RNAcentral holds the full RNA, with entries from ENA. Small-subunit ribosomal RNA, 5' domain from an uncultured prokaryote, 544 nucleotides, folded computationally.
Context: one part of a larger RNA
RNA sequence: GAACGAACGCUGGCGGAGUGCUUAAGACAUGCAAGUCGUACGAGAAAGUCACCUUCGGGUGGCGAGUAAAGUGGCGCACGGGUGAGUAACGCGUGGGUAACCUGCCCUUGAAUCGGGGAUAACUUCGCGAAAGCGAUGCUAAUACCGAAUAAGACUACGACCUCUUAGGAGGAUGUAGGAAAAGAUGGCCUCUGUUUCAAGCUCUUGUUUAAGGAUGAGCCCGCGUACCAUUAGCUAGUUGGUGGGGUAAAGGCCUACCAAGGCUUCGAUGGUUAGCUGGUCUGAGAGGAUGAUCAGCCACACUGGAACUGAGACACGGUCCAGACUCCUACGGGAGGCAGCAGUGAGGAAUUUUGCGCAAUGGGGGAAACCCUGACGCAGCAACGCCGCGUGAGUGAUGAAGGCUUUCGAGUCGUAAAGCUCUGUCAAAUGGAAAGAAACAUUCCAACGCUAAUACUGACCGAGGGUGACGGUACCUCCAAAGGAAGCACCGGCUAACUCCGUGCCAGCAGCCGCGGUAACACGGAGGGUGCAAGCGUUGUCC
Numbered sequence: 001g002a003a004c005g006a007a008c009g010c011u012g013g014c015g016g017a018g019u020g021c022u023u024a025a026g027a028c029a030u031g032c033a034a035g036u037c038g039u040a041c042g043a044g045a046a047a048g049u050c051a052c053c054u055u056c057g058g059g060u061g062g063c064g065a066g067u068a069a070a071g072u073g074g075c076g077c078a079c080g081g082g083u084g085a086g087u088a089a090c091g092c093g094u095g096g097g098u099a100a101c102c103u104g105c106c107c108u109u110g111a112a113u114c115g116g117g118g119a120u121a122a123c124u125u126c127g128c129g130a131a132a133g134c135g136a137u138g139c140u141a142a143u144a145c146c147g148a149a150u151a152a153g154a155c156u157a158c159g160a161c162c163u164c165u166u167a168g169g170a171g172g173a174u175g176u177a178g179g180a181a182a183a184g185a186u187g188g189c190c191u192c193u194g195u196u197u198c199a200a201g202c203u204c205u206u207g208u209u210u211a212a213g214g215a216u217g218a219g220c221c222c223g224c225g226u227a228c229c230a231u232u233a234g235c236u237a238g239u240u241g242g243u244g245g246g247g248u249a250a251a252g253g254c255c256u257a258c259c260a261a262g263g264c265u266u267c268g269a270u271g272g273u274u275a276g277c278u279g280g281u282c283u284g285a286g287a288g289g290a291u292g293a294u295c296a297g298c299c300a301c302a303c304u305g306g307a308a309c310u311g312a313g314a315c316a317c318g319g320u321c322c323a324g325a326c327u328c329c330u331a332c333g334g335g336a337g338g339c340a341g342c343a344g345u346g347a348g349g350a351a352u353u354u355u356g357c358g359c360a361a362u363g364g365g366g367g368a369a370a371c372c373c374u375g376a377c378g379c380a381g382c383a384a385c386g387c388c389g390c391g392u393g394a395g396u397g398a399u400g401a402a403g404g405c406u407u408u409c410g411a412g413u414c415g416u417a418a419a420g421c422u423c424u425g426u427c428a429a430a431u432g433g434a435a436a437g438a439a440a441c442a443u444u445c446c447a448a449c450g451c452u453a454a455u456a457c458u459g460a461c462c463g464a465g466g467g468u469g470a471c472g473g474u475a476c477c478u479c480c481a482a483a484g485g486a487a488g489c490a491c492c493g494g495c496u497a498a499c500u501c502c503g504u505g506c507c508a509g510c511a512g513c514c515g516c517g518g519u520a521a522c523a524c525g526g527a528g529g530g531u532g533c534a535a536g537c538g539u540u541g542u543c544c
Base pairs, nucleotide, nucleotide: 001544003542004541006540007539008538009537010536013390014389015388016387018385019383020382021348027345028344030343031342032341035075036074037073040072041071048063049062050061051060052059053058082301083300084299091226092225093224094223095222096221097220098219102217106214107213108212109211110210111209112208113207116146117145123138125136126135127134128133155178156177157176158175159174161172162171163170164169184206185205187203188202189201193199194198227273228272229271234264235263236262239261240260241259242258243257244256245255246254276298277297278296279295280291281290282289283288303324304323305322306321307320326337327336328335329334354380356379357378358377362376363374364373365372366371393423394422395421396420403414404413405412406411427485432477433476437471443465444464445463449459450458488533489532490531491530492529493514494513495512499528500527501526502525503524509516510515
């Protein structure tokens, strides 16, 4: 000199776009943060209101409404959001391998979607319990569950051929045998079949099953790179390798039985300390050094430790089970909980914000859709915490006014500075107007195309109409008035830009270094003047 997620002191007008617990991965009151689907399924209220009846207590029926709430089932909950405790490691970075692997939803292509069965929740009736909740009985549905049929170049076993190969296998074609699948739903129509109705028929869309391929996302393996300590020199028995077996989506001591005795290490093993890694960030001419907040990628974790279940995917932050510590409820028998999600509380600390608004946009989940959910996100609030921009007026004005300070008493200086005169109108205040961000989806109409028996339904699509804004009456524009409401902080001995007077008298004090102060202090304190930066200025801390 530059920088900062900074803090402290003095001061403080506005706006833009950012950033904001670096400490206790310490503890948490309260609210919200993951639901959705009735076009999978069975069942199904109440308040209220209307009508009728009434013994005036009420009763019945309609609407409310096939709505609410609950249940079975499907998909999602493995994303998004947080934190950096652990980890010196194939964790990360980079480049490869997988002939050792998986991949829900999505896209493309082929084939199929046949015929049955038994349950169970909800509900009913009982019972136990303070509660959390649990048990029994009876009933019922499904795209829930379970057999059966059929099934291909998919799978398994055996046989034999071709191509490639890392020589282990991989791909292709092929024969025999074996086991393995499914689910329906909404809409439309009468062409075919059957009709009394339109459905068992036809058709569209969607779903389901199976196979191949793609895309995407993961798993695993390898080369190289990745902090300090030798005042850490030896470490290792599943240890190193082999064979058989098990296990996994998958190679492998991953696990197990047996066999062999290996494996690592001064090119630093083992041990200890510290630490999430990277793109980047800061600095520097560069080389390098330091660092890893915000944003982005990866990893790890979710009160502490362990475990599996479900699932395409977890060994799962707002799931389950066990153990532990802590907190809460209890009828003492037993139960409940997990903010390192968003706010917020108290604690710690030099120190870090609102228990805000909205799903309008972007994105995500569910749904055919309408739509619902979304503390992701979009916004607003607080904080000069940093960056950037603007303003606090401009011109003129000498009797060089008053006043302050200095003085050699002549004057000098603050100083064109002020006043005065002439103007301007940024920002703030006040008047009126007023956005873009919204176009999609859905819906209505029209045109043409596909499907079809069809002009129906429907798919994709062109055009037109109407509807949707948290921010917010905000940005912005206009009008009005008015110089009015808006400057401080540090320094002035040298380094280092900027000097005099008074007070003090090695005292009080200053100080980054040199140093200053003991009676004329440009160095202490005050004043006048000056210098620097400026809504900031200094100090402290850290790094280069």